[in-house]
RNA sequence: CUGGAAAAGAGCAAACCACGGGUAACCGUGGGACGCAAAGCCACAGGUCGCCGUAGAGACGGCGAUGGCUGGGCUGCCGAGG
Numbered sequence: 001c002u003g004g005a006a007a008a009g010a011g012c013a014a015a016c017c018a019c020g021g022g023u024a025a026c027c028g029u030g031g032g033a034c035g036c037a038a039a040g041c042c043a044c045a046g047g048u049c050g051c052c053g054u055a056g057a058g059a060c061g062g063c064g065a066u067g068g069c070u071g072g073g074c075u076g077c078c079g080a081g082g
Base pairs, nucleotide, nucleotide: 011036012035016031017030018029019028020027021026034068040074041073042072044071045070046069047066048065049064050063051062052061053060
């Protein structure tokens, strides 16, 4: 690199809707699938978003959210090579 392999066995669940939690960002459960080879887990760094200091605004600071924003860390299924 090619074949096996349009695998095999699985998994997760966007938007939206219902109910619930939270000042909010957002989260949980159920429905639902846009997609995902880590769309499994972790807020360490950056980004973005929310709340407060806060007043007409900004900068700055604090606290939070986001892993399906990027990076990073750890782990996992099949298979190949060494």

Overview: c-di-GMP-I-UAU riboswitch aptamer from a Gemmatimonadota bacterium, 82 nucleotides, folded computationally. The source organism's lineage runs through Bacteria, Pseudomonadati and Gemmatimonadota. It matches the Rfam family "c-di-GMP-I-UAU riboswitch aptamer". The family has 6 seed sequences and 17 matches in Rfam 15.1. The family is grouped with related families in Rfam's "c-di-GMP_I riboswitch clan". Its family is annotated with cyclic-di-GMP binding in the Gene Ontology. A reference for the family is Weinberg et al. (2017), "Bioinformatic analysis of riboswitch structures uncovers variant classes with altered ligand specificity", Proc Natl Acad Sci U S A. The prediction has a mean pLDDT of 85.